[in-house]
RNA sequence: UUUUUUGAGAAUUUGAUCCUGGUUCAGGAUGAACGCUGGCGGUGUGCCUAAGGCAUGCAAGUCGAACGAACAAUGUAGCUCUUCGGAGCUGCGGCGUUAGUGGCAGACGGGUGAGUAACGCGUAGGAAUCUACCGAGUAGUGGGGAAUAGCUGGCCGAAAGGCCAAUUAAUACCGCAUGUGCCUUCGGGGUAAAGACUUCGGUCGCUAUUUGAGGAGCCUGCGUCCUAUCAGCUUGUUGGUGAGGUAAUGGCUUACCAAGGCAAUGACGGGUAGCCGGUGUGAGAGCACGACCGGCCACAAGGUUACUGAGACACGGAACCUACAUCUACGGAUGGCAGCAACCGGGAAUAUUGCGCAAUGGGCGAAAGCCUGACGCAGCGACACCGCGUGUGGGAAGACGCUUUUCGGAGUGUAAACCACUGUGGCAGGGGAACAAGAUCUGAGGGUACCCUGCUAGAAAGCACCUGCUAACUACGUGCCAGAAGCCUCGGUAAUACGUAGGGUGCAAGCGUUAUCCGGAGUUAUUGGGCGUAAAGCGUUACGUCGGCGGGUCAGUAAGUGAUAUGUCUAAGCCUGGGGCUCAACUCCAGAAAGGCAUGUCAUACUGCUGAUCUUGAGGAUGUUAGAGGGAACUGGAACUCUCGGUGGAGGGGUGAAAUCCGUAGAUAUCGAGAGGAACGCCAAGGGUGAAGACAGGUUCCUGGGACAUUCCUGACGCUCAUGUACGACAGCUUGGGUAGCAAAGCGGAUUAGAGACCCGUGUAGUCCAAGCCGUAAACGCUGGAUACUAGCUGUUUCUCUCUUUGAGAGGAGUGGCGCAAGCUAACGCGUUAAGUAUCCCGCCUGGGGAGUACGACCGCAAGGUUAAAACUCAAAGGAAUUGACGGGGGAGCGCACAACCGGUGGAGCAUGUGGUUUAAUUCGAUACAAAGCGAAAAACCUUACCCAGACUUGACAUAUAGCUGCAAGCCUUUGGAAACUUAGGCCUUCUACGAGAGUGCUAUACAGGUGCUGCAUGGCUGUCGUCAGCUCGUGUCGUGAGACGUCCGCUUAAGUGCGGUAACGAGCGCAACCCCUGUCCUCUGUUGCAAAUCAGGGGAGACUGCCUUACUUUCAGUGAGGAGGAAGGAGGGGAUGAUGUCAAGUCAGCAUGGCCCUUAUGUCUGGGGCUACACACAUCCUACAAUGGGAAGGACAACGGGUCGCGACCAGGUAACUGUGAGCCAAUCCUAAUAAACCUUUCCUCAGUUCGGAUUGAGGGCUGCAAUUCGCCCUCAUGAAGCCGGAAUCGGUAGUAAUCGCAGGUCAGAAGACUGCGGUGAAUACGUUCUCGCUCCUUGUACACACUGCCCGUCAAGCCAGCAAAGUUGGCAGCGCCCGAAGCGGGUGACCGUAACUCUCACGAGAGCGGCCCCUCUACGGUGAGGUCAGCGAUGAGGACUAAGUCGUAACAAGGUAGGCGUUCUGGAAGGAGCGCCUGGAUUACCUCCUUU
Repeated sequence: UUUUUUGAGAAUUUGAUCCUGGUUCAGGAUGAACGCUGGCGGUGUGCCUAAGGCAUGCAAGUCGAACGAACAAUGUAGCUCUUCGGAGCUGCGGCGUUAGUGGCAGACGGGUGAGUAACGCGUAGGAAUCUACCGAGUAGUGGGGAAUAGCUGGCCGAAAGGCCAAUUAAUACCGCAUGUGCCUUCGGGGUAAAGACUUCGGUCGCUAUUUGAGGAGCCUGCGUCCUAUCAGCUUGUUGGUGAGGUAAUGGCUUACCAAGGCAAUGACGGGUAGCCGGUGUGAGAGCACGACCGGCCACAAGGUUACUGAGACACGGAACCUACAUCUACGGAUGGCAGCAACCGGGAAUAUUGCGCAAUGGGCGAAAGCCUGACGCAGCGACACCGCGUGUGGGAAGACGCUUUUCGGAGUGUAAACCACUGUGGCAGGGGAACAAGAUCUGAGGGUACCCUGCUAGAAAGCACCUGCUAACUACGUGCCAGAAGCCUCGGUAAUACGUAGGGUGCAAGCGUUAUCCGGAGUUAUUGGGCGUAAAGCGUUACGUCGGCGGGUCAGUAAGUGAUAUGUCUAAGCCUGGGGCUCAACUCCAGAAAGGCAUGUCAUACUGCUGAUCUUGAGGAUGUUAGAGGGAACUGGAACUCUCGGUGGAGGGGUGAAAUCCGUAGAUAUCGAGAGGAACGCCAAGGGUGAAGACAGGUUCCUGGGACAUUCCUGACGCUCAUGUACGACAGCUUGGGUAGCAAAGCGGAUUAGAGACCCGUGUAGUCCAAGCCGUAAACGCUGGAUACUAGCUGUUUCUCUCUUUGAGAGGAGUGGCGCAAGCUAACGCGUUAAGUAUCCCGCCUGGGGAGUACGACCGCAAGGUUAAAACUCAAAGGAAUUGACGGGGGAGCGCACAACCGGUGGAGCAUGUGGUUUAAUUCGAUACAAAGCGAAAAACCUUACCCAGACUUGACAUAUAGCUGCAAGCCUUUGGAAACUUAGGCCUUCUACGAGAGUGCUAUACAGGUGCUGCAUGGCUGUCGUCAGCUCGUGUCGUGAGACGUCCGCUUAAGUGCGGUAACGAGCGCAACCCCUGUCCUCUGUUGCAAAUCAGGGGAGACUGCCUUACUUUCAGUGAGGAGGAAGGAGGGGAUGAUGUCAAGUCAGCAUGGCCCUUAUGUCUGGGGCUACACACAUCCUACAAUGGGAAGGACAACGGGUCGCGACCAGGUAACUGUGAGCCAAUCCUAAUAAACCUUUCCUCAGUUCGGAUUGAGGGCUGCAAUUCGCCCUCAUGAAGCCGGAAUCGGUAGUAAUCGCAGGUCAGAAGACUGCGGUGAAUACGUUCUCGCUCCUUGUACACACUGCCCGUCAAGCCAGCAAAGUUGGCAGCGCCCGAAGCGGGUGACCGUAACUCUCACGAGAGCGGCCCCUCUACGGUGAGGUCAGCGAUGAGGACUAAGUCGUAACAAGGUAGGCGUUCUGGAAGGAGCGCCUGGAUUACCUCCUUU
C1' cells in the first nucleotide's frame, strides 16, 4: 500500500443526577429431560446414573493338501447262507464326515473410562532393540531314535473329571552329520531342518541367514487442572564399581563404596480428571467440553501371579486368594455381558432376546469353503439437523356465531359458505432398479427407491406470549384472596401483570419450561480495569537475599528477534472451488491459509552474552554548617501535695442548683522550714530533626544521618524487592523499684421514670524508672518507592555566592499557601512536594452481609496477633455532588408570637353542640391547629334520611310504544280503618272539524326510584398554611448531569417594595394600584325629608414624602426627628380581592357524576315513636357571685333594618302574657318604635348567701298550631338551689380597639342565651426581641426524601434456616510396626521318592540332566497395634441470617442533645459507659498564621 474479515445493548440502588458495583434479560448450543401437541420423507443419533447384578441365545475359529484312527455313500475280490430277489462275513479301494494329536489364529476385531496428574497423552527428536504372517535375496532340506494322545481293557467319582495297563502316527519330540551368520583370548568354540500334494510340468511348506515394509518395546526436550489452611521430601533414595537380568538401555535387581538427589520456576501431600485430533461459543484473545467418528492409553467381578507364544502377564486362556451366585449324592464342582440383543435394579432419562454374510473388512485353508452381533440392513424414539405438506384462484362495503360498544358501530374477515381447479400426501393397480467386483452364479435390505395410470380437499396445526426490558389490548371474574414472577415487581373493587374469553404477536410439526456451557461480562482486564474519598498502598521500608529492570562509546558473537528454505503436525472436521443424491441436510473429489515443533542458511537495528573504554547515575575524599535525631550521667527553678511550726477564728469546697466531703481535735486563707515525685512556662513559629513510631529545662560525654561549596578519586559499583531481619504510639503482661498529681475499676452524693452514664467528692491498678514481652491504632497526606519532563505567584527554615551590604539579587536543599496555565478526575478536588505526562519494581482489590469470623497452622506467659474460608442470605451496599426538608447549628427579619396592659375561659347554675353510654331507634356527616351555638338562616306533625306497625308494586315523580275503557278530573255524603287506603251513592259533566287526536284512568313493555356504598374513581365548591411574600418562564451563560445563575451581595421596605453592584437581560402569576364603605370640601338632582346645617343618589377635588429644616447613608433608594399647609401625613381607617402549591384535608347528605349494589324493596305512602334519653367527660355561650351594685320613681340621646297569608297605631278589657276592634301603610310618608339601654337625678338596701343570685318546683293563665303528653314560647303568684371571683393550664385585644350597653334582621305558624348586622359610652399598655409559638431569607451539617410524628442500634421473647464447637460414636482412605503367608518366578540342600531319548557299559547298572517332597527370599489376601486424614450422626453450647404491626431502653445520623470514630483495658440487662494515646471522615465561636482582592 492492497485485499479480505470484524465488535449493538437493556432493566434495576436515588426525590432527581453522575459514578462505582453487583444482580437479571435479549443470542447461540446440547448424547438432554419434562408439559401440551403431532402429517410425510431423508440423514444422523440414542444408559451421561450402578466399572451394580445378570436368565437365555449368539459374538473365534479353521485346516483331512501335517497325522494315526473311527464311521462311511459307493465299487470290487473271496467265502457262507439262500425263499435265487438277495443277505451276511473277510480283504482291497473309496466320494465324504470328524473326537483326538499337530499347525495357524484366539495379543486383531468389539466394549468401557474404573484407575491414572503420569513420558499417560500431544508434539519434536533419539539409540541400546525385537518382529509371526508379507516382499526381495543367498544357502540348504542328509541320516537316525524314543515316546504319546486317540482307540481298547480295567478302576475311582453324583458330576466335573481322573488313574492304571497295553498299543500307535506325524509338518509333535530328541540326538548325530554338514554349513553361513554368531561368540572369540583369533588357537578355537558352538548351533539347523519336515514334509505334503501333484495333471509329474511343478506347487505349497521347512531350516539358516541378509534386507525391506508394516508393527512393537525403550529414552529425551517442551506442553498438560485446582490447592501453600500441603514447606520441606527422599534410603534403592542420587551416583559409582562388580555381578545378575532383559529382545534392548537403565537401581530393573543385588553386593560393596560415596552422600548424594528434588524443592518457592512449588518438591512432597491432598482433591479432581482418561489424553488428543476436535466440539460449542466468542470480533478476536480466550473460556467451557472431550457423546458419536478417528489416534493413543488403561481396564475386563475385586486383587496377586506366571505359563504359552513373534507378540499377553491375555474380556469370551490358566493358577491362587476374596466377595457374590449356581449345581451337589455334602465328598466336591462350576461361573464372570465394561461383546450383540434381552432382563432386574438405579434414575428425570436412553431402543429389537430382528434379517444377512449380498457388499466392505478380518481369521483359517492350495482351494471350494467355513466362521464373523466387526459390518451391511431393517425395527423403535420429533432426540437432533434438513426438506415437503396441511391446499390454489375467485368470492360481500362484509352472512351466522362470538367479542366489544360512545348503541351509531367496530373486530374476527375473503376468513367461511359457494364456484372453478390441483394432487405433495393417502388408497388401488401396473412397471421397476443401481448397489454384482468376476465369464457363469450370487441381493439381507426389497417388489424398496423411482416411474406411470385412476380415485380422493378428502386423515394432516399446534405451542408460547401480549406492564417495561420485548413484537403483540380489550372485556368479564377475583379483591394483598386465589395467584403471577427471569429482573424491576403485579394483586387491598374500575388489574392491558392473577383466571377465562375475544382479538393480536412470534415460531411452526413443533412450541414452551427446566438443567448445563460460551457470550453479553472491559465483572480477573495479554489484547483490556483499578487502589486520596467508591473494594483496594503492607505501620516504616531502615537493611537486604532470590527475582525483575537498568547510563554513554567501540569491537566480537548471534541466544532472543527478523527473513527464507526443508521436514512434520494421520484421516476426518473447519475454510475455498467443483461433483453426486429432484434441493438441502448428507456425501465424494481437489486445493489452501494461519499457527506449533525441529533442522539449515542469511541479517545484526534493539535486548542478551563476552571484551575494552568513558563520566553524567551511584559512592568516596576535603572544607563549612543547621537541628526537641539517639543513648548515658549530672544538675535547675516555678507549681503541686504532704509534714512541722507561727498568725487567725468559721467556714471551706463544689454545682445549673445541691449534696456527699473537709473544718472549733482549728480547716480554707497566710508566713516560715523541710520532704517527695512527676512534668518542663516564656523562647515557640503548620519552625526544626528522624525511615516511621516519635522527639522540647540546662550542662557534659558517646554516637547516627542530612545539606551546601570546591576540585580530586573509583568507574555503573544502580533502582526495586517475594521470603527474611530490625524498629514500631497508647493500652496491656512479667519481675523488682517508685508513687506528688491525674485516674479505668470500686465506694459515695446528685440528676432521672430508671441512671450500672454525663456533673460532684473520694479512690486502686496504671501513668514514672530498670530489665524483658506484646506488635496493634483513623500507625492518615486514608496518597508505596525510584528516575525524567511539563506556566506561574507568594511566605518561611537553612547553606553558598555576587553586588551599589540596616538591603537586594542569584544558585541549591527542605517546608507551607494560592492557582479558570496546560493536563487529569465520577465529582470533590490534585496541580514541579501531582491525583499531570512516561518508564521500572513491589504490595493490594474484584457486590453487601455472614467475617477479618470458624477450623487448621505459626507466634505469645496471657490478653491476643498473623494467615484466612464456606454454607446461608439480600438486590442492593457504596462514592461525589444536587434540590428540598429538618437541627435541643449559626446569622438577619417579621407577626397580639412573647413581653407590658385590659378583660375573660378553666370553679357554680343553666343553654347549645360533641364524645360516651343507653335504646326498637336515639338517622347521617364534621372530629389537632383547620370538628364540637359546625352542615342546621331554627326536629311537636311535616322536615326525617332512623325505629315499630299497616299498606302499594310501571309505582309518589319523567319519557315512549301498543291495546283497552269511559269521558275524565273535582266536590259532597257514606262503610271499614289509627291513617294511608277502601266500599257505596250523589252532584258535575271539558276541548273538538265527532274521524283521529289532546288530556285522564287501566293493562303490558321499556323503565322509574334509592339521603344505599365508594370524597381513596371524580366535577364543582370550601377550609388551611396565609393577605405569608413568595412561585415561575423565555433567551443566554456555567455544569458530563441532576441542576445553578437570574431570585445572589450591600442598603431599604408592609412587600422578590425599590436602589446600587453583579453572566445575566427581560417577562409572567402574586405585592401595590384599579373596586366598595368611611373621614373633608365643591357641585348637580330630589320628596315623603329640611328653619338652615342635614339626608339620599350622581359627578369631582384632595395626599404625592409633593414642600422646608436637620441627622444617617459613597451615590441612589430610603429611614428618623421637626415644621408649614390641611379635615386627613407617610398604605388615613375598614372591606372585597387568597399566586405556584401542601394536607389522597372536607363534602357522593346541597347539586352533578363513573363504577358497584337493591328492584312486591335498600323504592313509595301512612299512623305512632325517635333525633329532646343520662352515671359521666369535653367545647362554646349566657347569667351570676354584687355597692363601679340591686330595687323603685323621674328625666335624656341612636343607627342598621323589617312589613300585605304582613307590620298593625289609637281606643277598650285584663295585674300581666294577651284579647277585642282595625285607623294608617306595598313605606325618608304608616307600623315596628317604647322613655333604646347603659346614662343622669332622687330615694331605699349597708356587706349578709343578703332587697345579691336566679336555677328548680307547685298552682293558675295566655298565644301559635289539625295537634303543645313525650317535646314549644310567654304571663302572674308562690318556691328561692349552686355560687362570695375560681388549681394546673389557657384565650381575646394595639383605638373608636378592648370592655360595657342595648336595638334590629334572617330563619319562622310558633319557638333566640346562637348567628348576622347596627349604633351608644369608651380605656390601659407596648422597655424591647433574651425566651415560647409560627413564618420568610442566607448559610452550614445530615446515614432524612412517607422528608424528625424521619431514620435507626442492641439485649430479651417467638418461629424457621444453614454452618461452628462438643462428651462420644460410626464409616471411608492412605501409610507405618509386628504376625500369618496362597498360587507363582527365582534360589538351595538331602542319607528321601520318581525318571523314555544323551554318555559309559557285552549286560546288570552307573552318570549327566529333569521332576516331586523339603527349605529360603519376594509377595496378594487376612490378623493385630498405635497414630494420621476425611466424612456421617450427636445431648448440649455459642454466635449468625431471615421473619408488616411483641418487650426494654434510645447508642448513631443535626453540636443527635456528653462531637463521633480507631486501638487497647476495665466494667454494665442491652444498646453502651469510663480511662490512656491517636484521627477529623467534628458543628459553632474567637484568636493566630497564610492566601486573595482593594